[in-house]
Molecule: SAM riboswitch aptamer (S box leader)
Organism: Bacteroidetes bacterium UBA7662
């Protein structure tokens, strides 16, 4: 880096440094100087791997991960509803993305 499999409606923040951006991409919408990204410390969530366990459903932080908004919403497509149309609503599937595990 690509591939395979699983999951994505739940859950979890303070301080210091810093100083304008951030929410993958695009369009929206939103967060941000009552301080963004990033770094550090501390704290927390969670059970994918591993561990323990009279053991499918439990316990836990050892390895990852995560801690605004459903993966913030939509992005392609099926069904259906509203509308004269433009357009919009509901729902199924997919794409893309994220994380884990695995082999290459």
């Nucleotide at each position: 880096u690509a591939c395979u499999u699983a999951u994505c409606a739940a859950g979890a923040a303070g301080a210091g440094c810093a100083g304008a951006g951030g929410g993958a991409c695009a369009g929206g919408c939103c967060c941000u100087g009552u301080g963004a990204a990033g770094c550090u410390c501390u704290g927390g969530c969670a059970a994918c791997c591993g561990g323990c366990a009279a053991a499918u459903a439990g316990c836990a932080a050892g390895g990852u991960g995560c801690c605004a908004a459903u993966u913030c919403c939509u992005g392609c497509u099926g069904a259906u509803c509203c509308g004269a149309a433009a357009g919009g609503g509901u729902u199924g599937g997919g794409a893309a993305g994220a994380u884990a595990a695995g082999g290459a």